[in-house]
Context: one part of a larger RNA
Order: sequence, then structure tokens, then C1' cells
RNA sequence: UGACGGGGGCCCGCACAAGCAGCGGAGCAUGUGGUUUAAUUCGACGCAACGCGAAGAACCUUACCAGGGCUUGACAUGCACGGGAAUGUCGUAGAAAUACGGCAGCCCUUCGGGGCUCGUGCACAGGUGGUGCAUGGCUGUCGUCAGCUCGUGUCGUGAGAUGUUGGGUUAAGUCCCGCAACGAGCGCAACCCCUGUCCCUAGUUGCCAGCGGAUAAUGCCGGGGACUCUAGGGAGACUGCCGGUGACAAACCGGAGGAAGGUGGGAAUGACGUCAAGUCAUCAUGCCCCUUAUGUCCUGGGCUACACACGUGCUACAUUGGCCGGUACAAAGGGCUGCAAACCCGUGAGGGGGAGCGAAUCCCAAAAAGCCGGUCCCGGUUCGGAUUGGAGGCUGAAACUCGCCUCCAUGAAGGCGGAGUUGCUAGUAAUCGCGGAUCAGCAACGCCGCGGUGAUACAUUCUCGGCGUUGCACA
Repeated sequence: UGACGGGGGCCCGCACAAGCAGCGGAGCAUGUGGUUUAAUUCGACGCAACGCGAAGAACCUUACCAGGGCUUGACAUGCACGGGAAUGUCGUAGAAAUACGGCAGCCCUUCGGGGCUCGUGCACAGGUGGUGCAUGGCUGUCGUCAGCUCGUGUCGUGAGAUGUUGGGUUAAGUCCCGCAACGAGCGCAACCCCUGUCCCUAGUUGCCAGCGGAUAAUGCCGGGGACUCUAGGGAGACUGCCGGUGACAAACCGGAGGAAGGUGGGAAUGACGUCAAGUCAUCAUGCCCCUUAUGUCCUGGGCUACACACGUGCUACAUUGGCCGGUACAAAGGGCUGCAAACCCGUGAGGGGGAGCGAAUCCCAAAAAGCCGGUCCCGGUUCGGAUUGGAGGCUGAAACUCGCCUCCAUGAAGGCGGAGUUGCUAGUAAUCGCGGAUCAGCAACGCCGCGGUGAUACAUUCUCGGCGUUGCACA
């Protein structure tokens, strides 16, 4: 100087407490361990691995396994020699890769050859093989915590200290005051984006107050720019004003005005560093290793196994509910090998159909919870929907292993869950639906967004991180 303490002090944070909703019990989905397997490819392992890489494993993907093939190779560049378009199509063999055969099938040329391509040979290619403890890059985490340092000066033999400690204050090393320090840098804050109020500009595809027309009805038409909205610009919030407290400071408390008040709300932004943290399987890369195979092509299988164990979710156990009928109100997105309306067929998934739309115009589209009415009445039930049988639909060469959806039948466990444990302080939790990426289809109940309805709780003793202090068996 740091680290550490079941030392003391101060302070903060859903850290505890107070509360709301869960998890832990059930069924299913998903990831993991384990076991199994020819293979169940690999990585990730306390927080910070386990709905994680995977924003799409039937083939492909695919890295694994079995079998069948190839060896200058599936891919790149160059050289030498020899040949010819490449390729398409048909036939034969085959699971295919591929092999053989038939047919069709080049351009330029100075006639040397060149382009393109095949074969042989050579130099090489190739490797998701190893090492993340050789690395770059990227990322997680402490932590959006308030810290981490430097120059000069001063002090100390020196390591180093000072500054950065102290008194206040703050979300903040934020600011003020003091001080052998004076300044500065990276962080904090602000600048950027979204959102909340108002104004200006603009007015189609959006809007419709007033005027006119038309209709069964609808901004449907003429028209209008007021309003909503759209999207560009601007205003606005700064402790600016008032009172009190305070060291006359910084600031704090209360108030006015205001759409908004003391960082308005949200996002992006992550200091010096820590964990030899993660990634050689995104990529790049040193070294090592393979080279008729650890490369490469194909078919099939596997990654989907199942006595078990754990994590994360979904659906429930019902009456603040289930079912049936009627009826409202969103936002944000996506759409041309695409989204698809009306209409017709089907109980339905879906099929036919094809208007319109490269989209503020058309479509996906119905929002759901809600509201109104009806029914059920505490029963493992009109709760719950697993499982299984049957019949179908869709995508796709192809749904046996191993897709999703529909209908009929079947109706399992489940009575609110032990020890324990998680999230959350406001438009939040909870609850309700909607969209998107990936994507032929989909195991999505995941993830990322969007809006609707909309609570409970208010204190610092204890447990985890920050600051200075003290002790010290540590470095």
C1' cells in the first nucleotide's frame, strides 16, 4: 500500500422488512445432468451454465454413427503435358453419390494459339481436428456501482503519501466550504433517440367542424385545413420565482405558476480494472496434429433415446369461474416465388375463387379481457385437459423413426402445493389479447416488441455491494 475480520461508524440499492403474484406438489413443453446407444455431434457449469450459442434438427442444416464412393480432391491459384465446350436429355446398373453408353451441344484467332473446360502429373488445397492457459476481435460480470488515475509541487531514506482526507450536500469524486497543495484526464452529468404540453409549416393515401350533393348505409362525392393524425421545425423546466432552514455557501423543505418540478418517464451510453471468466464451432490467427484421411460426396440413421434427477416455462386445480348467444374499444408490425377481400363448398382444419394492394389507400384483421342476456350450482363437476382410438386437412420429392392443425370419441393427474425459494414500488406487479424475426412447414407454451384493464406496500435491526476508520496470524 492492498486484501481480510462471525471489529466498530456512515450511506445506498426490491438488500431485508411490509405486501402482491408466483416457483417448489400435478400434467405437458423446453434445456441440462445421468443413463442408454453404432451415434445419441460440440460448446456453456455458483451468482454471471441449464426456453443458453439455436431468430426454426423430417432430408438439407450436421459438425455425430453405419454403409457405399472419391483422392490435386466439394473450393482457390499457378506450372507442364494430353484431350475436349460446359452442359442438357435419354437408357442401363445403383439406395444415392456415381459409372458406362446413345443423342443434342462453343466463342475469338495474326492459324502459333487464347478464353472456357476435362484428364494425368507437380506445387498445393482442405480440416466444425487440438490448444480461449499462445492470441486478435467480440461478449458476460462486479455495475450505471462512483469510482480510477496523471502532471507539477510538497512530505517521506524508501515503498509511498498528499491531491482523492475533513465539515456539509447530492442519484453522483454532484456541488460548496476548508486544507501543501494547484491543476488536469478517464468516468458522473449534459449533448443524441422515444414519450408527455403547446405553437409554426405542410395536407395525401390521413381527418370531417361548418356548407352543398348522394345513399339502405359509409368522408361516398364536391369541397374544407378547423380538429385528430402524420412528420419536419420551434417553444417549454433553469431550483428561474416566493417563504423557511442552512456557514452569508452548496443545498434541503414547503409553495406559486405550469402539460410536466427538482435527473419529468423510458432507452442508448458501461471508467481503471476483476474473474488465466466465455468463445480456436461466427470470423481471424501462432503453434501442434491429419493428408487414399481427422479431407470430401452420397443414402439411411442419430442430434427427438428414458429407470431417474434438476433448471426455466405453459395449462390447471374452478363460481371475481366454465359454457352459449349478442355487442364494443387498441397499438405496433408484416405483405409480390407475397398478403389476400367478397362470394361458394366443408361441422372444422381447409378447399375453390380471385377483387384490391410493392400499400397512412388494399390485405393479414377477429383484438381479447370488457359490457348485455342466458345456462351450470360445489359434484373430480358443463372444472381440468393429459393420454389413447378413429376419421380428415396442410406444407413438402418425402411426415415410419420425427411436423403442425381439425373433427368425433376417450377423458388421466390435479382439491392451491414440505423444507425452501423468485420477481416486482406505477401505468409497475398481475392479468388480457395482438404483431414480428427465423421460416416450405413446424414441435413457439420460447424470444423480441405492441397496446387494453390495472393493484398492494411505505420502515432501516438483521443478510449482500460502496466510503472512510481500526486491528492484523496474510501478500

The part of an RNA shown here (small-subunit ribosomal RNA, 3' major domain) has 475 nucleotides and comes from an uncultured bacterium. The coordinates come from a structure-prediction model, not an experiment, and the mean pLDDT is 83. Its Rfam family is "Bacterial small subunit ribosomal RNA".